c-di-AMP riboswitch aptamer (ydaO/yuaA leader) from a Bacillota bacterium, 130 nucleotides, folded computationally. It was read from a public genome assembly, where an Rfam model found it.
[in-house]
């Protein structure tokens, strides 16, 4: 001096997953379920392959096909806040069990998991500091 791994400590990301607490539980974000109105259904046909929730994680074509590719569409980070731009990147997975559209009242349920050495650029705000 250069690499790689481990561990700690700031600091930072994905996410609703954070704070208080007398330890019982509150606060705060998040989700589902649940009237009236509405939407739907009630007529014929044909089908038999259930419907549904969490989430950005969907729909279309195509192929040497359960991958794998391409188009549109969500979504995310690049360490203030917005606006363009450019890089870089994700598009899972899980629950529910025959059954839930909307839904005031009211009821129910979650606060996990998992990861980073890498921190563009332009204008325009805001906030410390000198």
């Nucleotide at each position: 001096c250069g690499c790689u791994c481990u561990c700690a400590u700031c600091g930072g990301c994905u996410g609703a997953a954070u704070c208080c607490u007398g330890c019982g539980g509150g606060a705060a974000c998040g989700g589902g379920g649940g009237a009236a109105c509405c939407a739907g259904a009630a007529c014929c046909g044909c089908c038999c392959u259930g419907g549904g929730g969490c989430g950005a994680a969907g729909c279309u074509c195509g192929c040497c096909a359960c991958g794998c590719g391409a188009g549109c569409c969500g979504g995310g980070u690049c360490u203030u806040g917005c606006u363009u731009c450019g890089a870089c990147c994700c598009g899972a997975g899980c629950c529910c069990g025959a059954c839930a559209g909307c839904u005031a009242a009211c009821c129910c349920c979650g606060u996990a998991a998992g990861c980073c050495a890498g921190a563009g650029a332009a204008g325009u705000g805001g906030a410390g500091g000198g």